[in-house]
RNA sequence: CCCGAGGUGGUGAAAUUGGCAGACGCGUCGGACUCAAAAUCCGAUGAUAGCAAUAUCGUGUCGGUUCAAGUCCGACCCUCGGGA
Numbered sequence: 001c002c003c004g005a006g007g008u009g010g011u012g013a014a015a016u017u018g019g020c021a022g023a024c025g026c027g028u029c030g031g032a033c034u035c036a037a038a039a040u041c042c043g044a045u046g047a048u049a050g051c052a053a054u055a056u057c058g059u060g061u062c063g064g065u066u067c068a069a070g071u072c073c074g075a076c077c078c079u080c081g082g083g084a
Stems, first nucleotide, its partner, number of pairs: 001083007010026003019067001027045006046057004060076005
């Protein structure tokens, strides 16, 4: 330099021929159980603002297309694999 795969919460990982983002786990927090703990079970868990209802923002970064983008297009950054 060329080709391919990927980047989504604290973390792993879903969401497909564009239509409620974060399902399902792990972790964390609260509770049940226990003399106590472990295991197990139940609930909660992106950020900011707010007493709350709720509002705004959020898929590597910046743009574009569209009524609507994690998803399509362009450029760039980073990780992994292959080639020269």
The RNA shown here (transfer RNA) has 84 nucleotides and comes from a Christensenellaceae bacterium. It was read from a public genome assembly. It matches the Rfam family "tRNA". It is annotated as a transfer RNA. Rfam describes the family as follows. Transfer RNA (tRNA) molecules are approximately 80 nucleotides in length. The coordinates come from a structure-prediction model, not an experiment, and the mean pLDDT is 81.